[in-house]
Predicted 3D model of a 688-nucleotide part of an RNA (large-subunit ribosomal RNA, domain II) from Hymenobacter swuensis DY53. The RNAcentral record of the full RNA draws on ENA, RefSeq and SILVA. The source organism's lineage runs through Bacteria, Cytophagia, Hymenobacteraceae, Hymenobacter and Hymenobacter swuensis. The prediction has a mean pLDDT of 85.
Context: one part of a larger RNA
RNA sequence: GCCUACGAGUUACUCCUCUCUGGCAAGGUUAAGUGCUUGAAAGCACGGAGCCGCAGCGAAAGCGAGUCUGAAUAGGGCGCAGAGUCAGAGGGGGUAGACGCGAAACUUUGUGAUCUACCCUUGGGCAGGUUGAAGGUUGGGUAACACCAACUGGAGGACCGAACCAGUUUCCGUUGAAAAGGAUUUGGAUGACCUGAGGGUAGGGGUGAAAGGCCAAUCAAACUGAGAAAUAGCUCGUACUCCCCGAAAUGUAUUUAGGUACAGCGUCGGCGUUGAGUUACUGGGAGGUAGAGCUACCAAUAGGACUAGGGGGUGUCAUAGCCUACCGAAUCCUGAUGAACUCCGAAUGCCCAGUAAUAUAGCCGGCAGUGAGGCGUGGGGUGCUAAGGUCCCAUGCCGAGAGGGAAAGAACCCAGACCAUCCGCUAAGGUCCCUAAAUUCGGACUAAGUUGAACAAAGGAGGUCCACUUGCUUUGACAGCCAGGAGGUUGGCUUGGAAGCAGCCAUUCCUUUAAAGAGUGCGUAACAGCUCACUGGUCGAGCGAGAGGGCAUCGAUAAUACACGGGCAUCAAGUCCGGUACCGAAGCGAUGGAUUUACGCUAUGCGUAAGUGGUAGGGGAGCAUUCUAGUCAGCGGUGAAGGUGCGUCGUCAGGCGAGCUGGAGCGGCUAGAAAAGCAAAUGUAGGC
Numbered sequence: 001g002c003c004u005a006c007g008a009g010u011u012a013c014u015c016c017u018c019u020c021u022g023g024c025a026a027g028g029u030u031a032a033g034u035g036c037u038u039g040a041a042a043g044c045a046c047g048g049a050g051c052c053g054c055a056g057c058g059a060a061a062g063c064g065a066g067u068c069u070g071a072a073u074a075g076g077g078c079g080c081a082g083a084g085u086c087a088g089a090g091g092g093g094g095u096a097g098a099c100g101c102g103a104a105a106c107u108u109u110g111u112g113a114u115c116u117a118c119c120c121u122u123g124g125g126c127a128g129g130u131u132g133a134a135g136g137u138u139g140g141g142u143a144a145c146a147c148c149a150a151c152u153g154g155a156g157g158a159c160c161g162a163a164c165c166a167g168u169u170u171c172c173g174u175u176g177a178a179a180a181g182g183a184u185u186u187g188g189a190u191g192a193c194c195u196g197a198g199g200g201u202a203g204g205g206g207u208g209a210a211a212g213g214c215c216a217a218u219c220a221a222a223c224u225g226a227g228a229a230a231u232a233g234c235u236c237g238u239a240c241u242c243c244c245c246g247a248a249a250u251g252u253a254u255u256u257a258g259g260u261a262c263a264g265c266g267u268c269g270g271c272g273u274u275g276a277g278u279u280a281c282u283g284g285g286a287g288g289u290a291g292a293g294c295u296a297c298c299a300a301u302a303g304g305a306c307u308a309g310g311g312g313g314u315g316u317c318a319u320a321g322c323c324u325a326c327c328g329a330a331u332c333c334u335g336a337u338g339a340a341c342u343c344c345g346a347a348u349g350c351c352c353a354g355u356a357a358u359a360u361a362g363c364c365g366g367c368a369g370u371g372a373g374g375c376g377u378g379g380g381g382u383g384c385u386a387a388g389g390u391c392c393c394a395u396g397c398c399g400a401g402a403g404g405g406a407a408a409g410a411a412c413c414c415a416g417a418c419c420a421u422c423c424g425c426u427a428a429g430g431u432c433c434c435u436a437a438a439u440u441c442g443g444a445c446u447a448a449g450u451u452g453a454a455c456a457a458a459g460g461a462g463g464u465c466c467a468c469u470u471g472c473u474u475u476g477a478c479a480g481c482c483a484g485g486a487g488g489u490u491g492g493c494u495u496g497g498a499a500g501c502a503g504c505c506a507u508u509c510c511u512u513u514a515a516a517g518a519g520u521g522c523g524u525a526a527c528a529g530c531u532c533a534c535u536g537g538u539c540g541a542g543c544g545a546g547a548g549g550g551c552a553u554c555g556a557u558a559a560u561a562c563a564c565g566g567g568c569a570u571c572a573a574g575u576c577c578g579g580u581a582c583c584g585a586a587g588c589g590a591u592g593g594a595u596u597u598a599c600g601c602u603a604u605g606c607g608u609a610a611g612u613g614g615u616a617g618g619g620g621a622g623c624a625u626u627c628u629a630g631u632c633a634g635c636g637g638u639g640a641a642g643g644u645g646c647g648u649c650g651u652c653a654g655g656c657g658a659g660c661u662g663g664a665g666c667g668g669c670u671a672g673a674a675a676a677g678c679a680a681a682u683g684u685a686g687g688c
Base pairs, nucleotide, nucleotide: 001688002687003686004685005684006683011096012095013094015093016092017091018090019089020088021087022086023085024084027052028051029050033046034045035044036043037042056063057062066078067077068076069075099237100236102234106227107226108225110223111222117201118200119199120198121197122196123195124194125193126191128160129159130158131156135152136151137150138149139148140147164188165187166186170183171182172181203219205215206214207213240622241621242620243619244618245617250263251262252261253260254259264370265369266367267366268365269364270363271362277358278357279356280355281354282353283352284351285350291344292342293341298338299337302334303333304332305331309327310326311324312323313322314321373398374397375396376395377394378393379392380391381390382389403414404413405412418593419592420591421590423589424588425587429583430582431581432567433566434565438580440579441578442577443576444575445574451569452568459554460553463551464550465549466548468546469545470544471543472542480538481537482536483535484534486511487510488509491505492504493503517532521530522529594612595611596610597609598608599607600606601605623677625674626673627672628671629670630669631668632667634666635665642661643660644659646657647656648655649654
């Protein structure tokens, strides 16, 4: 992992409540017990104790269809104007373990020191080698000591190193040979050493050269039984089928935030009525948003004019006065801002009434679930006009929604799946091939493979197309080529120099001219030189400038080889505009069938109309299993149950039939009762 078996809303209660069925009814009902019957279970009769109802109100005294409050014959609160009760069944609640499994823990009774920690008693063990303390002896030495030397001696938590004890390093092992080992290496090895045997200390306790270590593979409180099915607002699991409806992820409150209560939203039953609901239109309303506006207020605000006041200057003994490219209230002009500004002011939405269409809406009661929501679009707050961010409002969708499209895809586009069909039409989106359908028709653009369904800016640019404005042009434009481009003059100033061309100045003038600046750029130290403006010739038809639009271009850098789905595509299979045809879904239609609700009828059926996606959840109808009662005076060795593979029937759970196997029990119908259905719970046991 698979298979088989087992495995979770049960049972009790003279508790509460609602629904259904039945009995009796202003009443209903017995309990214990007793008697009778019976093989037993049970049944029948008696038994009125008790309980519920028939009257309430008040804290109570109490009063009573009223009563309490109150001074009240006021008002108000709760009541009265008759339906209950018993039994059975079901939905829900309560109390019990209460749908099942699951703690970490707590309390208490005991059991443990054969492991291990420490202690006590009594034993045992430590190859070999090295060092050579004190002391001693002899000699020397001293007045005597001291002291010196040699020998002797054999101390030490001394040294090296086996046994023994330990466990430093690395490797192996890691479903191991082993629930802590093996190899190598290493530390101690006469000591605070190691070790045998016997004994002691016990769970908030021991023991601890102290690591929260150890106390039997268990330790920040051992193990065992019991309280005990502790508790678990938490996690997981919770078993057959079909039909109808179908949510919520919000508000308020919460030692509350992943729980719960009430409300909201779902479902089922009942009840009616001034038909309340919804949609459209018409009419009438409330309002201060979007927008807009501001010499209409408040606040803020750019420039200018004007100006009180101030600063600075001048002036005076002090003033006055005068000047001011300074600041500047108020006022005026122009411009212009605001969620907490408004002289104004929509659209929607909301309220009321009417008309039309439609069929909801409301109230009472039973049962819920939900109270983590999410995304898109629009309007806002917050944030960075960040977020697949966060908080509101409106709406759609996902949630709980399948199908088609978007290559792929919860919520984007289209569209809401009762079933069947080798029928048709369409939607979004598509029609070269992969791939169903146009290599479709007309016009234009793009040359970048731009592009071809995610993806870019500021900015740069004689890319190219379109429409426009304006200038020049056969009296010859524009470009090229040929030629000229002069004189006063090296203008004046400045300067070392300044000659068109460092800089400054200027009525930048005059002359010759077809034309030629007191000079457009390069150049020189300054000149020179080249060139331009300008002019003639040659050539012969268009040439410049500006602003705008379309498509394209650069800007353009990310990590394995690639972001059209791919192949590939250039008068397109790209882009824009227009046309026709086709494809394309569970949409719509067609044919047949099932089922729900409403209505009708000639009524156990038929017809008509509208439905039949669905999680949590509510409601309804069934299938199967085991047992019981009745029944079929059912089936069965001429072969029961069970097994097995077929066939057949049913919308499903399932039913039935024959064959083989099996070898002794089993079924149909009507009721009843449940140990009543498994895929999941790291489910339990067994097998493979």